[in-house]
The prediction has a mean pLDDT of 82. A computed fold for a 716-nucleotide part of an RNA from a Thermoleophilia bacterium, annotated as large-subunit ribosomal RNA, domain II. Its Rfam family is "Bacterial large subunit ribosomal RNA". Gene Ontology terms of the family: ribosome and structural constituent of ribosome.

Context: one part of a larger RNA
């Protein structure tokens, strides 16, 4: 892991609602006590309590058993009356005709559910705080008393001879045996393989290497020191596998705004992640929003038209504020500088001010001013006496972490599956179909069959339906990709190809080929070693022509030579530039091999039509259920039926009871297999098993319903 059994809104008090029932202007009896009984249980006991009167601080003072009007239901069928209900009116009180409060009788007791306070309060959880007592058999540290420490290395002080020295001491040699000395077993330790093991041999071990080994060594016995204390060569180290305050009992069910769990069914409804406070921000408390009862009695909402307000967006302008370009014009002896000039002053120049014509422009500028938002009337629509909005008035929550898209803004980078307001949506609580898969993108809002008919998107194959149809474009496997973070793809390029406009030349014959000219002055002039149509400066005329440039590339040292500009012929119809659109290429680089969802495909691609078809829980038709309303009780209608928190109602099923009824050895419960049935917990019956107890109907109770809590106990 499994399987079984346990396993979590109880219980007492006071209080508040709703129900259900006694009594009622009343209501009810604590404690206690009498009886009686197996037990229940009957009676007494008015102390108190709650109501029956209120208002004022308070002294005090102290109210309608109905006068008026409206007017639901309902009554009458004609107006009208009219239970509660609303408006007045009168009354009590407080200083009060005015303003508060309160006045025309309903409450109390019990029980039953719901709820919040008070208690451990639905249940299981720290860490931790305090008392008390128990520990030093582990481990630290002292103190008595005892034990240990293989071999072997160095060779200190002294001392002894000796050589030298006057001496004092020095050198040699022996002797001697010191040292928190050395090497190294016993013994302590444990430095490194980050070795082995890691459900272990072991809740610290095993292997190996390693450090200390006469010292501050090691050890065996006794015995001291205790919990905010010890101890301690200090590491917050030990103090019995527990230490930045031991264990154990107790305070105790500590406390937890935090986690996790919380146990049969069904119907009806159906939320919020917002404002506002809050040592407030993982909470709470009021409101918003649900949801149940009740009163009430006629309007209520969405769009949309018209009227009539109300705004200062966007946009625009520049007329205020603030910025800002050029010119021009006026001032500027109290701005700086330059010149003249002895000075006063003059001139000119860079500012400064006004003025005047232009540039250019603003969330926090506005002379202006849409859309569009919005208030109110009213008329269409839609919904309401099947009782609605709305209000009043009870009963109870949940929820106060929201989250994508769509627009409108802010903040960031016109970045984020970003963040921060408005509005709308949907997901959160939405099933179904499409988008390959995919909470929120498309279409769609769901009781439970059966038939159809469409939506999104599809229709060659997987795979339901067109290898459909008409014109086109694609030659790139472009593409077979709505959009989305993606599976993208951009400026810019393309004589890749369709298309469309506009000039230009063109039967006096264009444009490409083809042929054939393409000259004279002159080798222009200058410059140069030379410059000759072609290094380079300069000028670029004139002449013969059909036509030829003082020359367009190539070439020679420099000529030569080829060729173009031009022109004739030949030929026979369009050529030729610019723009602009369509699709297509380049531009295109990512990590295992790979994706149009795949096969595949030249349409089974893209662009424009047009006709069938497929396709959901949508829609239509029917049939059952259930919900709400009406009802003449036989029926009928609904433009009802998705649900998370959550509120609200009905039901099943265990035990246990009094009271009634049955069932069984001709076979009770339990047990394994099976058939009917309920919408569902669930009910009932066969048939085997089993051997003795068991139902049903009703009442009242309950320590009642398990899969989940790293639940807890047993098994395995």
């Nucleotide at each position: 892991g499994c399987c079984a059994a346990g396993g979590a809104g109880u219980u007492c008090u006071a209080u508040c609602c709703a129900g259900u029932g006694g009594c009622g202007a009343g209501g009810u009896u604590a404690a206690g006590g009498c009886g009686u009984u197996c037990a229940a249980c009957g009676c007494c006991g008015g102390a108190g309590c709650c109501g029956a009167a209120g208002c004022g601080a308070a002294a005090g003072c102290a109210a309608c058993a109905u006068g008026u009007g409206c007017g639901c239901a309902g009554u009458a069928u004609c107006c009208a009356c009219g239970a509660g209900g609303c408006a007045c009116g009168a009354g009590g009180u407080g200083c009060g005709c005015u303003c508060g409060c309160c006045u025309g009788g309903a409450g109390u007791c019990a029980c039953u559910g719901g709820a919040g306070g008070g208690a451990g309060a639905c249940c299981c959880g720290a860490a931790g705080c305090c008392a008390g007592c128990c520990g030093a058999u582990c481990u630290a540290a002292g103190c008595c008393u005892g034990g240990c420490c293989a071999g072997g290395a160095u060779g200190a002080a002294g001392c002894c001879c000796u050589a030298c020295g006057a001496a004092a001491g020095u050198g040699g040699g022996g002797u001697g045996g010191a040292g928190g000395u050395c090497c190294g077993a016993c013994c302590c330790c444990u430095u490194g393989u980050u070795g082995a093991u890691g459900u272990g041999c072991a809740a610290a071990u095993c292997a190996u290497u390693g450090g200390g080994u006469u010292g501050a060594g090691c050890u065996g016995g006794g015995u001291u020191u205790a919990g905010g204390g010890g101890u301690g060569a200090a590491a917050g180290u030990c103090c019995a596998a527990u230490c930045g305050a031991g264990a154990c009992u107790g305070g105790g069910g500590a406390u937890a705004g935090c986690u996790g769990g919380u146990u049969c069914c069904g119907c009806u409804c159906g939320a919020g992640a917002c404002u506002g406070g809050u040592c407030g921000c993982a909470g709470c408390c009021a409101g918003a929003c649900c949801u149940c009862u009740g009163g009430g009695g006629a309007g209520a909402a969405u769009g949309g038209a018209u009227g009539u307000g109300u705004g200062g967006u966007a946009g625009a302008g520049c007329a205020c504020c603030a910025a800002u370009u050029a010119c021009c014009c006026a001032c500027u002896c109290a701005g700086g500088g330059u010149c003249g000039g002895a000075a006063a002053c003059g001139a000119c120049u860079c500012g400064g001010u006004g003025g005047g014509u232009u540039c250019u422009a603003g969330a926090a500028c506005u002379c202006c001013g849409a859309a569009c938002a919005u208030g109110c009337a009213u008329c269409c629509u839609u919904u309401g006496u099947a009782g609605a909005u709305c209000c009043a008035g009870g009963g109870c929550a949940g929820u106060g972490a929201g989250g994508g898209c769509c627009u409108c803004u802010g903040g960031g980078g016109u970045a984020a599956u970003c963040u921060u307001g408005g509005g709308g949506u949907c997901c959160g609580a939405a099933a179904g179909g499409g988008a390959a898969a995919u909470a929120a993108c498309c279409c769609a809002g769901c009781g439970u069959g059966c038939g159809g008919u469409u939506a999104a998107g599809g229709u060659c194959c997987c795979a339901a339906a067109g290898u459909g149809u008409u014109g086109g474009c694609u030659a790139a496997g472009u593409g077979c990709u709505a959009a989305a973070a993606a599976u993208c793809g951009a400026a810019c390029a393309g004589u890749g190809u369709c298309c469309g406009u506009g000039g230009u030349c063109u039967g006096a014959a264009a444009c490409a080929a083809c042929u054939a000219g393409a000259a004279g002055g002159u080798g222009u002039g200058c410059u140069u070693a030379g410059a000759a149509g072609c290094a380079g400066c300069a000028a670029u005329c004139c002449u013969u022509u059909a036509a030829a440039g003082a020359g367009u590339u190539c070439g020679u040292a420099a000529c030569a030579g080829a060729u173009c500009a031009c022109u004739g012929g030949u030929c026979g119809a369009g050529a030729u530039c610019a723009c602009g659109g369509g699709c297509c290429u380049g531009g295109a680089a990512a990590a295992u091999g790979g994706a149009c969802g795949g096969g595949g495909c030249u349409a089974a691609g893209c662009c424009a039509g047009c006709c069938a078809c497929c396709g959901a829980u949508a829609c239509c038709g029917u049939g059952c259920c259930c919900c709400u309303c009406c009802u003449u009780c036989g029926g009928g209608a609904g433009a009802g039926g998705a649900g998370u928190a959550g509120a609200g109602c009905g039901g099943g099923g265990a035990c246990a009871u009094g009271c009634g009824u049955g069932c069984g050895u001709c076979g009770a419960a339990g047990g394994c297999g099976g058939g009917c049935u309920u919408u569902a917990a669930g009910g009932u019956c066969c048939g085997c098993u089993g051997g003795a107890g068991c139902g049903c109907g009703u009442u009242u109770g309950u320590a009642u319903c398990a899969g989940a809590a790293u639940c807890u106990u047993g098994g395995u």